[in-house]
RNA sequence: GCGCCCGUGGCUCAAUGGAUAGAGCGUCUCGUUACGGCCGAGGAGGUUGGGGAUUCGAGUUCCUCCGGGCGCA
Numbered sequence: 001g002c003g004c005c006c007g008u009g010g011c012u013c014a015a016u017g018g019a020u021a022g023a024g025c026g027u028c029u030c031g032u033u034a035c036g037g038c039c040g041a042g043g044a045g046g047u048u049g050g051g052g053a054u055u056c057g058a059g060u061u062c063c064u065c066c067g068g069g070c071g072c073a
Stems, first nucleotide, its partner, number of pairs: 001072007010025004018056001027043005049065005
C1' cells in the first nucleotide's frame, strides 16, 4: 500500500430500517445476616468511535475520517 472483519454503559455481548437501545457481570441502595458472602428487591450508568448522505424513520444502508484485529505484498 491492497483486501476482509470489528468499534454499542466500567467489562463481555444482544438488538428484522420502525415501541422508551436491552441482557449478563460489575457498581450503588434496601432487605436478609452478629459481620461479610450467598440470596431477594430496587436504582444509577449509553450522544451506539467522529463527520456527512439516503429515508417519513438509521445502532442497522452508503461515503469519508479515526482506532483495533487478521491476511497478502
The RNA shown here (transfer RNA) has 73 nucleotides and comes from a Bifidobacteriaceae bacterium. NCBI's taxonomy places the organism under Bacteria, Actinomycetota, Actinomycetes, Bifidobacteriales, Bifidobacteriaceae. The RNAcentral record of the sequence draws on ENA. It matches the Rfam family "tRNA". It is annotated as a transfer RNA.